Predicted 3D model of a 352-nucleotide part of an RNA (small-subunit ribosomal RNA, central domain). It matches the Rfam family "Archaeal small subunit ribosomal RNA". Rfam links the family to the GO terms ribosome and structural constituent of ribosome. The RNAcentral record of the full RNA draws on ENA and SILVA.
[in-house]
Context: one part of a larger RNA
RNA sequence: UUGGGCUUAAAGCAUCCGUACCGGUCCGGUAGGUCCUUGAUCAAAUCUGCAAGCUCAACUUGUAGCUGUCAAGGAUACCGCCGGACUAGGGAAUAGGAAAGGGCGACGGUACUGCGGGGGAAGCGGUGAAAUGCGUUGAUCCCCGCAGGACCCACAGUGGCGAAGGCGGUCGCCUAAAAUAUCUCCGACGGUGAUGGAUGAAAGCCAGGGGAGCGAAAGGGAUUAGAGACCCCUGUAGUCCUGGCUGUAAACGAUGAGGACUAGGUGUUGGUCAUGGCCAAGGGCCUGGUCAGUGCCGAAGGGAAACUAUUAAGUCCUCCGCCUGGGGAGUACGGUCGCAAGGCUGAAACUU
Numbered sequence: 001u002u003g004g005g006c007u008u009a010a011a012g013c014a015u016c017c018g019u020a021c022c023g024g025u026c027c028g029g030u031a032g033g034u035c036c037u038u039g040a041u042c043a044a045a046u047c048u049g050c051a052a053g054c055u056c057a058a059c060u061u062g063u064a065g066c067u068g069u070c071a072a073g074g075a076u077a078c079c080g081c082c083g084g085a086c087u088a089g090g091g092a093a094u095a096g097g098a099a100a101g102g103g104c105g106a107c108g109g110u111a112c113u114g115c116g117g118g119g120g121a122a123g124c125g126g127u128g129a130a131a132u133g134c135g136u137u138g139a140u141c142c143c144c145g146c147a148g149g150a151c152c153c154a155c156a157g158u159g160g161c162g163a164a165g166g167c168g169g170u171c172g173c174c175u176a177a178a179a180u181a182u183c184u185c186c187g188a189c190g191g192u193g194a195u196g197g198a199u200g201a202a203a204g205c206c207a208g209g210g211g212a213g214c215g216a217a218a219g220g221g222a223u224u225a226g227a228g229a230c231c232c233c234u235g236u237a238g239u240c241c242u243g244g245c246u247g248u249a250a251a252c253g254a255u256g257a258g259g260a261c262u263a264g265g266u267g268u269u270g271g272u273c274a275u276g277g278c279c280a281a282g283g284g285c286c287u288g289g290u291c292a293g294u295g296c297c298g299a300a301g302g303g304a305a306a307c308u309a310u311u312a313a314g315u316c317c318u319c320c321g322c323c324u325g326g327g328g329a330g331u332a333c334g335g336u337c338g339c340a341a342g343g344c345u346g347a348a349a350c351u352u
Base pairs, nucleotide, nucleotide: 004323005322006321007306008305012320014199015198016197017196021191022190024086025085026084027083028082029081030080032079033078034075035074036073037072038071039070040069041068047065048064049063050062051061052060053059089189090186091185092184093182094181095180101175102174103173104172105171106170107169108152109151112148113147114146115145116144117143118142119141123134124133160167161166204245205244206243207242208241209240213239214238218234219233220232221231256319257318258317259316260315261314264297265296266295267294268293269292270291271290272289273288274287276286277285278284301308302307325352326351327350334345335344336343337342
């Protein structure tokens, strides 16, 4: 519960796609919704207005009426339906650019570890200090070579791309999306989105590979009253790849999506325009306008304040999701999904 909210107080689904709901401009028609008139019906009683009768009132009587339904006639602004037209929403096409968007493949680079060879000779390593550990079967260190797996310095930027998760060596192939510009074309084809579907970091799970470094667990050394830790030496799963599952995160801008309107200033990224300037003439530099993104500052307004402020948390419209004191509890039970771990849905008693 005809109310108020959702950045931080409870509250925006992790993200997108998609039925019911909502929907541009103009003309004509129709008359279902809507509105008007008339009529019928709406038993009586009750109820409401008016009038009358019991001295008043309660009460009683009369009369009219409500609302609904139906029929006939009419109105046509709005909603609906039918037909036609339009271009401001949306889409397509074309052009030249931008980008860590995705998938696959090939190639490369430093470091690291191991192994082999050469040199070399007693320590190395590690810490607050040490020890465990490694080392005369020659370590650490220097040089050469080979192998392996992971990663991708600088460039790198409140820079870019993506719906979100996320994406960073180079090149190629395949593929997707956005922005800008245009005389072009289609002509409302749009918005949101319960159920549903798809995607979804890390960890975890299944099968098969791989395993350099790092490293839960585990072992040892320290520290300490103790040390199941922090520190040190090792080190398995894992981290990596292929295929499948899981479906959660402070999945955050803690801010749902779309649209319209409402001061400015200043950076930056991509496009574009200039009947501007410079030029070593370059896909150059500078200046200004404009569209789209991304930041900072800030007026009005908003806000409990912090703050926000054309990337709104301002002013409005459409649609969805969610909240209703704290704890119990994201628990129990049931259902459903999952191999499991667990996920989703989700109470109550009691307490305060």